c-di-AMP riboswitch aptamer (ydaO/yuaA leader) from a Deltaproteobacteria bacterium, 141 nucleotides, folded computationally. Model confidence (mean pLDDT): 76 of 100. The organism belongs to Myxococcia, within Bacteria.
């Protein structure tokens, strides 16, 4: 001098995933449980929509994560290439570039849907390109 790891503080990113109150526990600041508010999801009438039955076989939900092509395989599967769609640090537009394009759940059952009922409030990160317009915060005077 550079890189990596750990801890703390400030400010951030994806996401609904935050705030407050109370009790208990650990020990000095957190954890567990409960409640409320806020945010997010599901079920659920009339009306509307959907023909029904049989065969085959299901069908549905959260999420950006859907669809197709090729190869290797012993079905499940693995690898590669594209793609609907999504993300990149206040927001929008333009240019440029990079990245994701998963996973899980219900259990034969669910169109929309007022009242009503019900569930979640996690997890994972480092993401400082340039220009224009409009904003926000902090500090100082």
């Nucleotide at each position: 001098c550079g890189a990596a790891a750990a801890u703390u503080u400030c400010a951030g990113c994806c996401g609904a995933a935050a705030u407050c109150c109370g009790u208990u526990c650990c020990g000095u600041g957190g954890a567990a449980c409960g409640g409320a508010u806020g945010c997010g999801g599901g079920g659920g009438a009339c009306c509307c929509a959907u023909g029904c039955a049989c065969c085959a076989a299901g069908g549905g939900g959260c999420g950006c994560a859907u669809u197709c092509c090729g190869g290797c395989a012993g079905a499940u599967g693995c690898c590669g290439g594209a793609u609907a769609g999504g993300g990149a640090a206040c927001u929008u537009c333009c240019a440029c570039u990079c990245c994701c394009g998963a996973g899980c759940c219900c259990g034969u059952c669910a169109g929309c849907u007022a009242a009503c009922c019900u569930c979640g409030u996690a997890g994972g990160c480092a993401u400082c390109u340039g220009g224009a317009a409009g904003g926000g915060c902090a500090c100082g005077a």